[in-house]
RNA sequence: GCCGCCAUAGCUCAGUGGCAGAGCACACCAUUGGUAAUGGUGGGGUCGGUGGUUCGAUUCCACUUGGCGGCACCA
Numbered sequence: 001g002c003c004g005c006c007a008u009a010g011c012u013c014a015g016u017g018g019c020a021g022a023g024c025a026c027a028c029c030a031u032u033g034g035u036a037a038u039g040g041u042g043g044g045g046u047c048g049g050u051g052g053u054u055c056g057a058u059u060c061c062a063c064u065u066g067g068c069g070g071c072a073c074c075a
Stems, first nucleotide, its partner, number of pairs: 001071007010024004018055001026042005048064005
């Protein structure tokens, strides 16, 4: 230098055009003599960034940032 993959909640991940979800974690409630366990409820994200396509974008396209891998080049 070229190519590919990844980036979504505090963490691990799903969702591949139509109001962003799960598990764990966290808060509260129930249960207990009190904890733990269990059950219930709730908070938390403008989906790495900018632009484009579209009635509508996390999803498609371009560029870009960071991470990982492969190939090439130099010595």
A computed fold for a 75-nucleotide RNA from a Candidatus Pelagibacteraceae bacterium, annotated as transfer RNA.
Rfam family: tRNA. The family's RNA type in Rfam is transfer RNA. Rfam describes the family as follows. Transfer RNA (tRNA) molecules are approximately 80 nucleotides in length. Its family is annotated with triplet codon-amino acid adaptor activity in the Gene Ontology.
RNAcentral holds the sequence, with entries from ENA.
Model confidence (mean pLDDT): 84 of 100.